The RNA shown here (c-di-GMP-I riboswitch aptamer) has 87 nucleotides and comes from a Nitrospiraceae bacterium.
[in-house]
RNA sequence: GCCCGAUAAAGCCAAACCUUCCGUGAGGAAGGGACGGAAAGCAGCGGGUCUUAUUUAUCUAAGAAGUAAGAUGGCCGAGCUGCCGAA
Numbered sequence: 001g002c003c004c005g006a007u008a009a010a011g012c013c014a015a016a017c018c019u020u021c022c023g024u025g026a027g028g029a030a031g032g033g034a035c036g037g038a039a040a041g042c043a044g045c046g047g048g049u050c051u052u053a054u055u056u057a058u059c060u061a062a063g064a065a066g067u068a069a070g071a072u073g074g075c076c077g078a079g080c081u082g083c084c085g086a087a
Stems, first nucleotide, its partner, number of pairs: 004085002012037002017032006035074001041080002045077003048072009
């Protein structure tokens, strides 16, 4: 240095929920709050899921499939970066 992750040490992040704001919506931001996390840091490359619009068919509609645009990194994989140093 790399791999790895401990009843180590210093710390870090923050689910659900509540309040306020933004968004048609999925959801996001701030404050509170802790379910949890060795990358629960960054970033939409490949998938999955979700939302909106539209197309096909049906046609009161719902549902399904496709397309486009978005959301999700705490859904998964891959990528970049980082603290510590036992076995």

Lineage of the source: Bacteria > Pseudomonadati > Nitrospirota > Nitrospirales > Nitrospiraceae. The sequence was found by an Rfam model in a public genome assembly.